[in-house]
RNA sequence: AAAAUGGAGCGCUAGGGUUCCGGCUGCCGAUACCGACAAUCAGAGGCAGCGACUGGUCCGAGAGCACUCGACCUUUCAGUGAAAGGUUACACGGCGGGACAAAAGCCCGGGAGGA
Numbered sequence: 001a002a003a004a005u006g007g008a009g010c011g012c013u014a015g016g017g018u019u020c021c022g023g024c025u026g027c028c029g030a031u032a033c034c035g036a037c038a039a040u041c042a043g044a045g046g047c048a049g050c051g052a053c054u055g056g057u058c059c060g061a062g063a064g065c066a067c068u069c070g071a072c073c074u075u076u077c078a079g080u081g082a083a084a085g086g087u088u089a090c091a092c093g094g095c096g097g098g099a100c101a102a103a104a105g106c107c108c109g110g111g112a113g114g115a
Base pairs, nucleotide, nucleotide: 007069008068009067011065012064015059016058020056021055022053023050024049025048026047027046028045031042070088071087072086073085074084075083076082077081090110092113096108097107098106
């Protein structure tokens, strides 16, 4: 000075929106009761809207956490390998675009750029 590897999975969190559930608002409203008539009336269920609705479901970190596997190195025992130990560092970051219902620290992306 240069090359290669510098990885993967699962669970969770920061965060995220609105498919579904729940909640809230408005409207419709079977049926029961009261009732001379009229009016009033609880209200199953349904429709529409709201995520500057706490939430459940859901999405979810390269630079967050934990665990498991993998990789590399050393030693020992052995002979298709196994066991034990160690290492797996560092990491500021747009605009814009993409998917799913939608958004996001997801993906483009350890990108562009910066130091």
A computed fold for a 115-nucleotide RNA from Marinobacter lutaoensis, annotated as Guanidine-I riboswitch aptamer.